A computed fold for a 353-nucleotide part of an RNA from a Thermoplasmatota archaeon, annotated as small-subunit ribosomal RNA, central domain. Lineage of the source: Archaea > Methanobacteriati > Thermoplasmatota.
[in-house]
Context: one part of a larger RNA
RNA sequence: UUGAGCCUAAAGCGUCCGUAGCCGGACGGGUAAAUUCUUGGGUAAAUCGAACAGCUUAACUGUUCGACUUCCGGGAAGACUGCCUGUCUUGGGACUGGGAGAGGUCGGAGGUACUCUAGGGGUAGGGGUGAAAUCCUGUAAUCCUUAGAGGACCACCAGUGGCGAAGGCGUCCGACUAGAACGGGUCCGACGGUGAGGGACGAAGCCCAGGGGCGCGAACCGGAUUAGAUACCCGGGUAGUCCUGGGUGUAAACGCUACAGAUUUGGUGUUGGGGGUUCCAUGAGAGCGCCCAGUGCCGGAGAGAAGUUGUUAAAUCUGUCGCUUGGGGAGUACGGUCGCAAGACUGAAACUU
Numbered sequence: 001u002u003g004a005g006c007c008u009a010a011a012g013c014g015u016c017c018g019u020a021g022c023c024g025g026a027c028g029g030g031u032a033a034a035u036u037c038u039u040g041g042g043u044a045a046a047u048c049g050a051a052c053a054g055c056u057u058a059a060c061u062g063u064u065c066g067a068c069u070u071c072c073g074g075g076a077a078g079a080c081u082g083c084c085u086g087u088c089u090u091g092g093g094a095c096u097g098g099g100a101g102a103g104g105u106c107g108g109a110g111g112u113a114c115u116c117u118a119g120g121g122g123u124a125g126g127g128g129u130g131a132a133a134u135c136c137u138g139u140a141a142u143c144c145u146u147a148g149a150g151g152a153c154c155a156c157c158a159g160u161g162g163c164g165a166a167g168g169c170g171u172c173c174g175a176c177u178a179g180a181a182c183g184g185g186u187c188c189g190a191c192g193g194u195g196a197g198g199g200a201c202g203a204a205g206c207c208c209a210g211g212g213g214c215g216c217g218a219a220c221c222g223g224a225u226u227a228g229a230u231a232c233c234c235g236g237g238u239a240g241u242c243c244u245g246g247g248u249g250u251a252a253a254c255g256c257u258a259c260a261g262a263u264u265u266g267g268u269g270u271u272g273g274g275g276g277u278u279c280c281a282u283g284a285g286a287g288c289g290c291c292c293a294g295u296g297c298c299g300g301a302g303a304g305a306a307g308u309u310g311u312u313a314a315a316u317c318u319g320u321c322g323c324u325u326g327g328g329g330a331g332u333a334c335g336g337u338c339g340c341a342a343g344a345c346u347g348a349a350a351c352u353u
Base pairs, nucleotide, nucleotide: 003325004324005323006322007307008306012321014201015200016199017198021194022193023192025088026087027086028085029084030083031082033081035077036076037075038074039073040072041071048066049065050064051063052062053061054060091191092188093187094186095184096183097182103177104176105175106174107173108172109171110154111153114150115149116148117147118146119145120144121143125136126135162169163168205248206247207246208245209244210243211242215241216240220236221235222234223233258320259319260318261317262316263315266298267297268296269295270294271293272292273291274290276288277287278286279285302309303308326353327352328351335346336345337344338343
C1' cells in the first nucleotide's frame, strides 16, 4: 500500500534481445466508441442538505422539497483520446563515401624470459631469510657457453587512450564476421519507446569427458616463528591454471546511479569524423577557430540531509519496467523449478529486539 522512495540510509534485475501489455511525431478528412451537455423513462429505504413540525430544549423523530442513485432510450457538441482513411519528414530504418578501433571466431608466424635435456669450460659451495633451517650439490650443483625440446605469456609502445550490451578485449599477419561515429540527404514513411512471462550472452571458481602440464599453486608434507601457529615467512607440491567439447549462472557482475526521449549558463584537456583559415619543406604535413559523436577534469543555476552532483545530472518534464517498506531470525526453513554434483532461482513464519 490511491503514500514516500531506490549513488552512500532498505531499494536499479549482471547485460542485452524480445512476446503480451502500457505509452506514442506533424497536417488534413470522416466517425462518434469514450468524453461533456441536454431531454424522457427508470432509479428501496436509511444517510446527507433546506424549511416546518412533535417530545419543556437538545440529541432524536416526523412531513415536504432537494441532492445522491452504477441503468436504458432520444438529441447536440467535436477540442483531446480511440477507430477508419489520405498526406508528410523531423523519430526510426535502409543505401552510399572515406576513415578509426586490444569488437568477435578461426588459422598461421614470431619474441624475451623460464624449466628441462645433451655437449664443452670450471670447482665447492648454492639457495633462502629479519636471522635461520628444511632443500639442491662430489653420480659435479650454482656460474659461463653452444645446441635442442616444452608449455605458458605477450615487456617497451600504453595514454582518466580505443572497442564492446555487459562479462570483457593488448605481439605480428591473413581469412571470415559484427557494431558504432562522421559526411551525403538518394530511398521507405511512424515502421517507434519500454518490456511481465520467455530467450541469448555472462569474470573467476567449480563439475564431466579427452588432451596438455613450463611456471605459479588451494589441499597436503616438511623447515622456521610462537605460549600455541591447523597462519603470516621459507623449501617442496596435487587438483587447478592452458586447449577442445559440454555443464554450472554466480561476483564489491560497481558509476554501489534501469532504459528511452526532450529542455536548461560555461571553461579546459583528449579520441574519431567533417569543415574553415593561416603557414608550408606540398607530406595521409603543421598551427589556430567552428560543427557532430565519444571520453575526462573544473564549475554556475538548480538539486541534495550532507558528502557531493552539475548538458555523460543526482536539474526540469514525459513514457515503461524492476525493486524497497525497522534490525535480527534469513537469503535460512518448507514446497516448487533447474543442475551430474556443488548449488542456483523463487522465498516465509514463530520468536526476539
Rfam family: Archaeal small subunit ribosomal RNA. A reference for the family is Yusupov et al. (2001), "Crystal structure of the ribosome at 5.5 A resolution", Science. Rfam 15.1 lists 709 matches to the family in 491 species.